[in-house]
Context: one part of a larger RNA
RNA sequence: CGCAGGAAGUUUGAUAGGAUUAGUCCCUAGUACGAGAGGACCGGGAUUAACGGAGCUCUGGUAUACCAGUUGUCACGCCAGUGGCAUGGCUGGGUAGCUACCUCUGGAAAGGAUAAACGCUGAAAGCAUCUAAGCGUGAAACCAACCUAAAGAUGAGACUUCCCAUACGAAAGUAGUAAGAGCCCUUCAAAGCGAGGAGGUUGAUAGGACGGAAGUGUAAGCACAGUAAUGUGUUCAGCUGACCGUUACUAAUAGCUCGAGG
Numbered sequence: 001c002g003c004a005g006g007a008a009g010u011u012u013g014a015u016a017g018g019a020u021u022a023g024u025c026c027c028u029a030g031u032a033c034g035a036g037a038g039g040a041c042c043g044g045g046a047u048u049a050a051c052g053g054a055g056c057u058c059u060g061g062u063a064u065a066c067c068a069g070u071u072g073u074c075a076c077g078c079c080a081g082u083g084g085c086a087u088g089g090c091u092g093g094g095u096a097g098c099u100a101c102c103u104c105u106g107g108a109a110a111g112g113a114u115a116a117a118c119g120c121u122g123a124a125a126g127c128a129u130c131u132a133a134g135c136g137u138g139a140a141a142c143c144a145a146c147c148u149a150a151a152g153a154u155g156a157g158a159c160u161u162c163c164c165a166u167a168c169g170a171a172a173g174u175a176g177u178a179a180g181a182g183c184c185c186u187u188c189a190a191a192g193c194g195a196g197g198a199g200g201u202u203g204a205u206a207g208g209a210c211g212g213a214a215g216u217g218u219a220a221g222c223a224c225a226g227u228a229a230u231g232u233g234u235u236c237a238g239c240u241g242a243c244c245g246u247u248a249c250u251a252a253u254a255g256c257u258c259g260a261g262g
Stems, first nucleotide, its partner, number of pairs: 001152001005163007015149004021049007033038001051106005059100004066093005071086006111143002117137004166175003180258004184200005205251003208247005214240003221234005
């Protein structure tokens, strides 16, 4: 831009893509079969591998603004306590998120038409013959079935709901509006940018604050014991990024633009 008014939402599915795997064990049954050795079809059940999809409850990994320990050195005048640098200095842990080695899950079943093959009826050719007419059975392949996208499918589909008949103009059209949308702003388990989701004071959208979870592991100061290093008590303390909840304290103010009249 189109889809012959303008919007919001829900859809149909032409078409396209994906998927399509295999093993082992058990039962049937030590049955059928076979002298024995051995050992089934059909049917039913369990389980695994690789591959695919989803997820982070568990098990782990990661953690550069979390916690603790600790070495060297410099600084805060000194002690104490802290901070900088040294691969995040090193070491031990670790929330959210992300993630696999973790967890859940898929391939199915039931169809259609067939291949090879096996048949029925049956002539040509009084017989025979699955074939010539006709009719069946039959495979992971084919078509559907399963999952995903999909009406620019210009063949532009369908359904539901909302907006209504202004002004100027002979008309074409122009202008201001409606429903609605956008700009702008706070943002996100959404994200390259657009887009998408949640919100914008009639508000919990983000930050902060408060409470909790979770992590670390018992802060500093003071007191006591010890010559001291250190230990004990106060103290399961102190501190804390992303998590959960509450709360308008801060910021989403104010405003502007587009958008039907057939």
Molecule: large-subunit ribosomal RNA, domain VI
Organism: Bacillales bacterium UBA7278